FMN riboswitch aptamer (RFN element) from Bacillus thermozeamaize, 142 nucleotides, folded computationally. Rfam family: FMN riboswitch aptamer (RFN element). Rfam links the family to the GO term FMN binding. The organism belongs to Bacillus, within Bacteria. Its mean pLDDT, the model's own confidence on a scale to 100, is 84.

[in-house]
RNA sequence: UUGGACCUUCGGGGCAGGGUGAAAUUCCCGACCGGCGGUGAUGGUGCCUCAAAAGAGAGCGCCUCAGUCCGUGACCCGCGCAAGCGGUGGAUUCGGUGAGAUUCCGAAACCGACAGUAUAGUCUGGAUGGGAGAAGGGAUGA
Numbered sequence: 001u002u003g004g005a006c007c008u009u010c011g012g013g014g015c016a017g018g019g020u021g022a023a024a025u026u027c028c029c030g031a032c033c034g035g036c037g038g039u040g041a042u043g044g045u046g047c048c049u050c051a052a053a054a055g056a057g058a059g060c061g062c063c064u065c066a067g068u069c070c071g072u073g074a075c076c077c078g079c080g081c082a083a084g085c086g087g088u089g090g091a092u093u094c095g096g097u098g099a100g101a102u103u104c105c106g107a108a109a110c111c112g113a114c115a116g117u118a119u120a121g122u123c124u125g126g127a128u129g130g131g132a133g134a135a136g137g138g139a140u141g142a
């Protein structure tokens, strides 16, 4: 440095204000939120190259950067005594810059399991659960 195990810890946010109504954080106006891994032209930083310097660079490294790109988890469905396996699985455009952007900048959109209840992404519940994974640890093999 690396492989397969094991152990520990961590591992999801959000209706302000108003309208109608007997009743709605569920309808209407409006407000708010964005799991995990990857990619990545953002941003930061160390170096390298050019430059007298200011500064510049399609150079190299590290950290960081997407709800709508590529995967993936919860939920749900099927099979199974179980462990687990298989399936399903939401949503973005336009303009700008540029060599290059569904990722940057600007603008306008759109999406969000199941059960309960006046119809719920945001309340309550299954859930003190599960979990993609993240960090650390002591062994062990190469």
Stems, first nucleotide, its partner, number of pairs: 001142003006137005017029003031122002033112002035072004043063005048057003067110002076087004092108005114125003